[in-house]
Molecule: small-subunit ribosomal RNA
Organism: uncultured bacterium
RNA sequence: AGGGUUUGAUCAUGGCUCAGAACGUACGCUGGCGGCACGCCUAACACAUGCAAGUCGAACGAAGUAGCAAUACUUAGUGGCAGACGGGUGAGUAACAUGUAGGUAUCUGCCCUUUGGCCUGGAAUAACACGAGGAAACUUGUGCUAAUACCGGAUAAGUCUUUACGGAGAAAGCUUUAUGCACCAUUGGAUGAGCCUGCACUUGAUUAGUUUGUUGGUGGGGUAAUGGCCUACCAAGACUGUGAUCAAUAGCUGAUUUGAGAGGAUGAUCAGCCACAUUGGGACUGAGACACGGCCCAAACUCCUACGGGAGGCAGCAGUGGGGAAUCUUGCACAAUGGAGGAAACUCUGAUGCAGCGAUGCCGCGUGAGUGAAGAAGGCCCUUGGGUUGUAAAGCUCUUUCGUCGGGGAAGAAAAUGACUGUACCCGAAUAAGAAGGUCCGGCUAACUUCGUGCCAGCAGCCGCGGUAAUACGAAGGGGGCGAGCGUUGUUCGGAAUUACUGGGCGUAAAGGGCGCGUAGGCGGUCUUUUAAGUUAGGCGUGAAAUCCCCGGGCUCAACCCGGGAACUGCGCUUAAGACUGGAAGACUAGAAAACGGAAGAGGGUAGUGGAAUUCCCAGUGUAGAGGUGAAAUUCGUAGAUAUUGGGAAUAACACCAGUGGCGAAAGCGGCUACCUGGUCCGAUUUUGACGCUCAUGCACGAAAGCGUGGGGAGCAAACAGGAUUAGAUACCCUGGUAGUCCACGCCCUAAACGAUGUCAACUAGUUGUUGGUAGAGUAAAAUCUAUGAGUAACGUAGCUAACGCGUGAAGUUGACCGCCUGGGGAGUACGGUCGCAAGAUUAAAACUCAAAGGAAUUGACGGGGGCCCGCACAAGCGGUGGAUUAUGUGGAUUAAUUCGAUGCAACGCGAAAAACCUUACCUGGCCUUGACAUGUACCGAAUUGAGCAGAGAUGUUCAAGUGCUCGAAAGAGAACGGUAACACAGGUGCUGCAUGGCUGUCGUCAGCUCGUGUCGUGAGAUGUUGGGUUAAGUCCCGCAACGAGCGCAACCCUCACUUUUAGUUGCCAUCAUUAAGUUGGGCACUCUGAAAGAACUGCCAGUGAUAAGCUGGAGGAAGGUGGGGAUGACGUCAAGUCCUCAUGGCCCUUACGUGUUGGGCUACACACGUGCUACAAUGGUAUCUACAACAGGAAGCAAGACUGCGAAGUUAAGCAAAUCCCUAAAAGAUACCUCAGUUCGGAUUGCACUCUGCAACUCGAGUGCAUGAAGCUGGAAUUACUAGUAAUCGUGGAUCAGCGUGCCACGGUGAAUGCGUUCCCGGGUCUUGUACACACCGCCCGUCACACCAUGGGAGUUGGUUCUACCUUAAG
Repeated sequence: AGGGUUUGAUCAUGGCUCAGAACGUACGCUGGCGGCACGCCUAACACAUGCAAGUCGAACGAAGUAGCAAUACUUAGUGGCAGACGGGUGAGUAACAUGUAGGUAUCUGCCCUUUGGCCUGGAAUAACACGAGGAAACUUGUGCUAAUACCGGAUAAGUCUUUACGGAGAAAGCUUUAUGCACCAUUGGAUGAGCCUGCACUUGAUUAGUUUGUUGGUGGGGUAAUGGCCUACCAAGACUGUGAUCAAUAGCUGAUUUGAGAGGAUGAUCAGCCACAUUGGGACUGAGACACGGCCCAAACUCCUACGGGAGGCAGCAGUGGGGAAUCUUGCACAAUGGAGGAAACUCUGAUGCAGCGAUGCCGCGUGAGUGAAGAAGGCCCUUGGGUUGUAAAGCUCUUUCGUCGGGGAAGAAAAUGACUGUACCCGAAUAAGAAGGUCCGGCUAACUUCGUGCCAGCAGCCGCGGUAAUACGAAGGGGGCGAGCGUUGUUCGGAAUUACUGGGCGUAAAGGGCGCGUAGGCGGUCUUUUAAGUUAGGCGUGAAAUCCCCGGGCUCAACCCGGGAACUGCGCUUAAGACUGGAAGACUAGAAAACGGAAGAGGGUAGUGGAAUUCCCAGUGUAGAGGUGAAAUUCGUAGAUAUUGGGAAUAACACCAGUGGCGAAAGCGGCUACCUGGUCCGAUUUUGACGCUCAUGCACGAAAGCGUGGGGAGCAAACAGGAUUAGAUACCCUGGUAGUCCACGCCCUAAACGAUGUCAACUAGUUGUUGGUAGAGUAAAAUCUAUGAGUAACGUAGCUAACGCGUGAAGUUGACCGCCUGGGGAGUACGGUCGCAAGAUUAAAACUCAAAGGAAUUGACGGGGGCCCGCACAAGCGGUGGAUUAUGUGGAUUAAUUCGAUGCAACGCGAAAAACCUUACCUGGCCUUGACAUGUACCGAAUUGAGCAGAGAUGUUCAAGUGCUCGAAAGAGAACGGUAACACAGGUGCUGCAUGGCUGUCGUCAGCUCGUGUCGUGAGAUGUUGGGUUAAGUCCCGCAACGAGCGCAACCCUCACUUUUAGUUGCCAUCAUUAAGUUGGGCACUCUGAAAGAACUGCCAGUGAUAAGCUGGAGGAAGGUGGGGAUGACGUCAAGUCCUCAUGGCCCUUACGUGUUGGGCUACACACGUGCUACAAUGGUAUCUACAACAGGAAGCAAGACUGCGAAGUUAAGCAAAUCCCUAAAAGAUACCUCAGUUCGGAUUGCACUCUGCAACUCGAGUGCAUGAAGCUGGAAUUACUAGUAAUCGUGGAUCAGCGUGCCACGGUGAAUGCGUUCCCGGGUCUUGUACACACCGCCCGUCACACCAUGGGAGUUGGUUCUACCUUAAG
């Protein structure tokens, strides 16, 4: 000293929360010793039992005991003193109770002191004795007796009293004989007490009026004493916004605690004061009480009882019950200190001194010290190498504090006397021996891993953790921080400047009253004199002790205790000063106001008056519609509307002028005229002389709507009615229409009553408009210019502000006064009060609930916001899909299984460029278990090949053949391979694509995405990348607080189109020869092929543009403005897809979720969807005839040719590892027929017979021939591809492959139409704007309803407590 938490991020506002300290604590776990403290905060609840106040025989009589007696002792009673102290508690009390500072009209036993006395009589009574009553408590009769008990008389220095003459009132003795103790009166003191006063002393105004002995006076009474303390009479006062009264709460203080302080909270222990003693009342005695352990009465409760009546009061010490989260022993002693009585000895003392219990707190000590690496074992983690626990342990050496045992042994005590106590302390002995836990480890906040769990169990002070890889739950290991304690709960202060005096705010975050006038109050111009209330300084008194602080001392230290000092910031008295504030007096003119002269104005009120419009009425002309809307309808109209002309009536509002123009305090004010009237501005002189500013309460005004009474009512128009719209439409639109709007009078009193900005004053750069003045210049008059003060606007400096913004009209710098705010919701609500006719207004909470709510600005995203631009996006075209059959994929349903994945675009002829077995992952059955596959160990055998039997096969079993290679002389060893055995391990297309790598899709081949430095901003961020042009393009140019750069764009790469050069075999053939044939010779000109070059760059011209970038047109050219096509995919998005390509973390299976095998399934089928094929025909079908391709492929292959078959094919066979041979026939084309039909269209389906592949075509292949000949006649809503060699149409090849495609990937042939254009749909880019969105519009979010629960308000009522008022009865006194 700060930190966490609102947001995607930021700044500020603002609440919540944490870290600190403290406690009379309590609870959880744990617990060795000692010292010093502390220990019913709740029921002022009820109390068993014991004790807590007695003492005096030196006041008195009597009785008893001992003794022979003298005498001694004991005691009930009379008498004296003390029981008013000490001890307890905090109920009451908001008060002269307390604190502090003063005052006096008073008293004061015992004590000290002064003076003077103590003479003389009398009558009783308890005890006692004898009776009586009663259960008891106790009461009572008769008789006897004493005193320091009681009562007279005398005396009176001094005292008291009075009218100051006078009057009144005392006494007690005892004894051990002393300087004795008592007694009476009296003086002064000390101590204690009474009373009075100033100041201080909780909350509430949702308590605003209170009071009748009340306020004062006089007389009297009463008291120790003043006083309405009481009483009679008189007066009508007294208190109150500086908070009376009432209500609630509370003992007050020294102090304690916290805080830097100022403050805040508290009032245990200790000390001072007060109050109380079961509840209420009362007095008696006494120096003192209205009396805790006294009395009387009433009440409640408890106990005893013979039912007649009695007894009691722990808020004394222990203790019990109860209440409660919670608070001790029915201890010892009067040894010390103190108290009562006594002459004293002494007695009494639960005051006190001690002990006991309690980690309740503070303080101190211990639980060992040194050495010790094999870094032991065990635990935990692990990448399996190790790390850590950890010098920790063990081991070795040493010590003995505390504790234990033994011995000695104080002080507290003055002469005696010690409860504590054989205590403190000292000495000796033995043994590391008897002595460590609580909590925390996600951030705040020091400290991390593994396992378990799987939004479960749980944690949590705030934020928040937990849904299968949790450092946040539970456990373990490890660690942090404390330590005989550690945590938790509760409370207080702090942090919180979050009530702000020190030290905050109010334009938009909470907060300026709607506006003015004005009372109290607050504040107030210049000069002089005075005063001394405030102020400042000095002195004196007080501020109890203890506490806090400083110095010193005593317990071994400390806590604790003792001595001294300082301090106690306060109050009172006094002296001084005289600046400032206040008071008094006098003066002044700069504030304020008045007189005078001008000026402008929708300022207000009353009366009159004008024209235009609207509606209605009358009359004329006139005919079929009018009106209204996005489109309509309701409505009006042939009974004559609308339109138009003339006349009339009525009401409301005042076009143009008109203006960020004017006036007004605000609300507000608009035709014109008159009258009445308020304010403002300007000018120059004069006057008054601070007369001023602000303003709680109060008073006046206060839009619209609304209310009351009476008028008025044209238009408009809530409610209402109808018509539309709509899923609905209690709305928006339309047709009507009543209150109301208007007037008069009276209420209401609220608005986003806003400049969201209170009023007044002073000071602090300017610029530009505008309104109305004044002065000057200027003009013929104007215009215009300059200056000045008063308004009203726009910008802007300094400064301020969280920012936005404000900025001489401040939100700047200051002063005065008022109002208001203190997290969001609940709520401007409830209750209560006031106001109102009502509607309602005003004042104004709490329970409960959340961790936020809110402000400004930033970046994105979004908008049925805006601007610009692009895309087969629309439009213009062309062909399809959607309808039929069929193929294929998916969903669904089915199944033993129908393996799995892909699911909007971006899944669905997708993974799969080939499911009959295999594939295959699925199902059924039957097998194997170190395994089908890898490495390691041991043993055996070379490997390998053939055959038989069983079995569906896997597999099992038997027999036979065979012996190799390397090293070595041999024995033997080794390599590869096969088998057997046991273990390490293999294996998994099992799960998690939301743990991952890699790869891929998509936005999108869209033009974007960023960085460095600089600059701007408190910051997030901005700038650059925006702007003006341009482009396919963040492409380029220009400008610019930016200057540069990177990833993308483009280019570089491949291919097609042109030319040249080079090379000509398997290619080609113009010329020459030759042939059936480029067949051969020859040639390489051409085609073509391979390679290498060239070519295109807005280069040239014109126009345009800004003289730019570029665009438009043209020339030339094979090609023209990126020439066509491809490859190439920025930062990122979708937790997009894939664990079943592969790799991989974690989890799971291990005689099975692994491996091998038979058969089946993936091919099933009421249905739905996607993608295709074929068609519906004449631009066609069938038959016949006949040209021209390209890309590819070929040895387990392509296959010519020949022959056979109707055909699919078969047989045979040349050539070719290919510019040589083969596939290879290209199809659209031409001719003929068919003539609009379910057909010579269409070919599904089905039957029969075959072909081919292959161990094998049943489930389940493809093809051929003959026969059969279904649906379908161009396809609803909807939807899709395509901009040129494209669409459409025609065929061909290839991969996979034994075989199999309408799919996929390629190839060439023929070869169109349209594009005005960017309003609209979809997608995208960029700038800007709004936003309460940021998971980002598939967002956010509002209300009703249903059910349950919590809290609060109302509620017919019901009940308890407290207080007040009125009345009745009434105890003691």